[in-house]
Molecule: glmS glucosamine-6-phosphate activated ribozyme aptamer
Organism: Dehalococcoidia bacterium
RNA sequence: AGCCAGUGACAAGCGCCAGGUCCCUUGUUUGAGGGACGACGAGGCGGGGGCAGUAUCGAACCAUUCGGCGGGUGGCCCCCCGGCAGGCACAGCCGCAGGCAGCACACAAACCAGCUCGGGCAACCGGCUGACAAAGGUGCUCCAGGUGCCAGG
Repeated sequence: AGCCAGUGACAAGCGCCAGGUCCCUUGUUUGAGGGACGACGAGGCGGGGGCAGUAUCGAACCAUUCGGCGGGUGGCCCCCCGGCAGGCACAGCCGCAGGCAGCACACAAACCAGCUCGGGCAACCGGCUGACAAAGGUGCUCCAGGUGCCAGG
């Protein structure tokens, strides 16, 4: 050094990489060594268990943001808890909480681009400046809300 064990910290376009591309050194008739890149932000978690797995939204000179592995707040199923209409139960839809539509507000991004800024021989990394989204969220308005029983008018 490696391996094993233990402890602590660290995450969700999040971690890693032996394909691949690029850079440097060296060598050569096709090698070796070292390094760089390898998802740009916004958004997203009721509890427990299981299954699968290419998990929402846009941006970008559309580029490897390709390819691989793992994970992830997404999906489906079961049970439980809670919310939605005057009450209860079932069904349905949801998870601070029913559904359609409209308006307003907040959020207004980062990569890209630019720089005689910093680091590095370099590929690149960081910093600063500037511009541009959608979904989702909040509020208001509107429409509408199953079956059975009950209550009220």